[in-house]
c-di-GMP-I riboswitch aptamer from a Nitrospirota bacterium, 78 nucleotides, folded computationally. It matches the Rfam family "c-di-GMP-I riboswitch aptamer". About the family: GEMM was predicted in a large-scale screen for bacterial structured RNA regulatory elements. Lineage of the source: Bacteria > Pseudomonadati > Nitrospirota.
RNA sequence: UCUCGAUAAGGGCAAACCCAUCGUGAGGUGGGGACGCAAAGCCACGGGUCAGAAACUUCUGAUCGCCGGGUUACCGAA
Numbered sequence: 001u002c003u004c005g006a007u008a009a010g011g012g013c014a015a016a017c018c019c020a021u022c023g024u025g026a027g028g029u030g031g032g033g034a035c036g037c038a039a040a041g042c043c044a045c046g047g048g049u050c051a052g053a054a055a056c057u058u059c060u061g062a063u064c065g066c067c068g069g070g071u072u073a074c075c076g077a078a
Stems, first nucleotide, its partner, number of pairs: 004076002012037002017032006035065001041071003045068003048063006
C1' cells in the first nucleotide's frame, strides 16, 4: 500500500414510531427515538421500486438504509 473486518479503542450515522413543518404525491427537513449499519459518507451513472402527469410508452420527480457502479475516508486483531 492492497485485500480484509475483532465481542478491540475512540468516535460516527440513525429504521419503525411520535411531534412540527414543506410538498398534489412518492417523499424531504428539524426535534425526540434506536431497528440496524464498516462507508447507513458523497454522486441518481445502470437496473429496480415508488409518486405525479400523460395516454400506451413516454415525460417529470422520489429513493444511495434495494442492488450494481464511481469517488473520498477513521481504526488495525486475525